[in-house]
RNA sequence: AAGCGAAAAGGGCAAACCCGGCGAAAGCCGGGGACGCAAAGCCGUGAGUCUAAGGCAUUCGUGCACCGCUUCGGGCACGGGUGCUAUGACCGUCAGGUUGCCGCU
Repeated sequence: AAGCGAAAAGGGCAAACCCGGCGAAAGCCGGGGACGCAAAGCCGUGAGUCUAAGGCAUUCGUGCACCGCUUCGGGCACGGGUGCUAUGACCGUCAGGUUGCCGCU
RNA backbone atom coordinates (compact mmCIF):
# COMPACT_ATOMS: atom_id res chain seq x y z
C1' A A 1 0.00 0.00 0.00
C1' A A 2 -3.74 -3.56 -1.57
C1' G A 3 -7.21 -7.42 -0.43
C1' C A 4 -10.00 -9.80 3.37
C1' G A 5 -13.13 -10.21 8.32
C1' A A 6 -12.37 -16.73 10.94
C1' A A 7 -11.07 -15.92 16.01
C1' A A 8 -9.62 -11.99 19.71
C1' A A 9 -8.97 -7.20 22.53
C1' G A 10 -10.44 -2.30 23.57
C1' G A 11 -14.30 0.23 22.26
C1' G A 12 -18.34 2.33 18.83
C1' C A 13 -23.30 2.69 16.54
C1' A A 14 -28.45 1.44 17.67
C1' A A 15 -33.97 -1.47 14.38
C1' A A 16 -38.80 -2.31 16.42
C1' C A 17 -41.29 -0.29 20.52
C1' C A 18 -42.23 3.58 24.59
C1' C A 19 -41.95 8.91 26.36
C1' G A 20 -41.10 14.23 25.08
C1' G A 21 -40.36 17.82 21.08
C1' C A 22 -40.39 19.49 15.64
C1' G A 23 -42.95 18.71 10.84
C1' A A 24 -48.73 19.09 6.38
C1' A A 25 -46.76 14.25 5.87
C1' A A 26 -42.78 11.08 4.88
C1' G A 27 -39.61 11.59 8.56
C1' C A 28 -36.20 14.02 12.03
C1' C A 29 -34.17 15.44 17.11
C1' G A 30 -33.56 14.20 22.59
C1' G A 31 -34.21 10.26 26.47
C1' G A 32 -35.13 5.03 27.36
C1' G A 33 -34.43 0.40 24.67
C1' A A 34 -31.40 -3.49 21.48
C1' C A 35 -32.96 -6.23 16.19
C1' G A 36 -28.80 -6.03 14.11
C1' C A 37 -24.03 -3.55 12.02
C1' A A 38 -16.62 -3.65 10.18
C1' A A 39 -17.86 1.59 8.07
C1' A A 40 -25.13 0.95 10.77
C1' G A 41 -18.71 7.12 10.23
C1' C A 42 -19.64 11.31 6.80
C1' C A 43 -21.73 13.29 1.65
C1' G A 44 -28.88 12.75 -1.01
C1' U A 45 -24.17 12.60 -6.32
C1' G A 46 -26.93 8.29 -9.50
C1' A A 47 -30.79 4.54 -9.14
C1' G A 48 -34.74 3.06 -5.94
C1' U A 49 -38.39 3.84 -2.15
C1' C A 50 -41.68 7.03 1.01
C1' U A 51 -44.48 11.60 1.52
C1' A A 52 -47.43 15.61 -1.34
C1' A A 53 -47.58 21.21 2.06
C1' G A 54 -47.38 24.13 -2.42
C1' G A 55 -48.45 23.74 -7.77
C1' C A 56 -51.14 21.64 -12.02
C1' A A 57 -55.28 18.76 -13.94
C1' U A 58 -60.07 16.85 -13.04
C1' U A 59 -64.72 16.21 -10.42
C1' C A 60 -68.64 17.51 -6.84
C1' G A 61 -70.85 21.21 -3.75
C1' U A 62 -71.63 26.34 -2.29
C1' G A 63 -71.39 31.56 -3.30
C1' C A 64 -71.10 35.96 -6.75
C1' A A 65 -73.03 43.24 -7.00
C1' C A 66 -69.44 38.76 -13.47
C1' C A 67 -70.68 37.37 -19.04
C1' G A 68 -73.90 35.28 -22.89
C1' C A 69 -79.36 36.58 -22.35
C1' U A 70 -81.74 32.74 -18.85
C1' U A 71 -83.89 27.85 -15.13
C1' C A 72 -79.09 26.47 -19.27
C1' G A 73 -73.91 27.42 -20.60
C1' G A 74 -69.51 29.99 -19.32
C1' G A 75 -66.26 32.93 -15.79
C1' C A 76 -64.35 33.86 -10.87
C1' A A 77 -63.87 32.69 -5.55
C1' C A 78 -64.14 29.21 -1.48
C1' G A 79 -64.59 24.11 0.43
C1' G A 80 -64.41 18.56 -0.27
C1' G A 81 -62.77 14.14 -3.40
C1' U A 82 -59.36 11.93 -7.11
C1' G A 83 -54.83 11.85 -10.17
C1' C A 84 -49.85 13.79 -11.31
C1' U A 85 -45.72 16.40 -9.37
C1' A A 86 -39.97 17.31 -4.85
C1' U A 87 -38.27 22.09 -4.05
C1' G A 88 -39.39 17.48 1.26
C1' A A 89 -37.30 12.77 3.22
C1' C A 90 -34.55 7.76 3.68
C1' C A 91 -26.90 6.76 3.39
C1' G A 92 -29.99 0.71 8.65
C1' U A 93 -32.17 -0.25 0.03
C1' C A 94 -28.13 -0.50 -3.68
C1' A A 95 -24.19 2.00 -6.24
C1' G A 96 -20.58 6.02 -6.11
C1' G A 97 -17.34 9.60 -3.40
C1' U A 98 -14.52 10.40 1.12
C1' U A 99 -12.24 9.44 6.08
C1' G A 100 -11.10 5.68 9.72
C1' C A 101 -10.06 1.30 14.66
C1' C A 102 -8.22 -3.78 15.44
C1' G A 103 -6.62 -8.27 13.30
C1' C A 104 -5.22 -11.70 9.14
C1' U A 105 -2.83 -12.41 4.28
The RNA shown here (c-di-GMP-I riboswitch aptamer) has 105 nucleotides and comes from a Clostridia bacterium. Taxonomically the source falls in Clostridia (Bacteria, Bacillati, Bacillota). Model confidence (mean pLDDT): 85 of 100. The sequence was found by an Rfam model in a public genome assembly.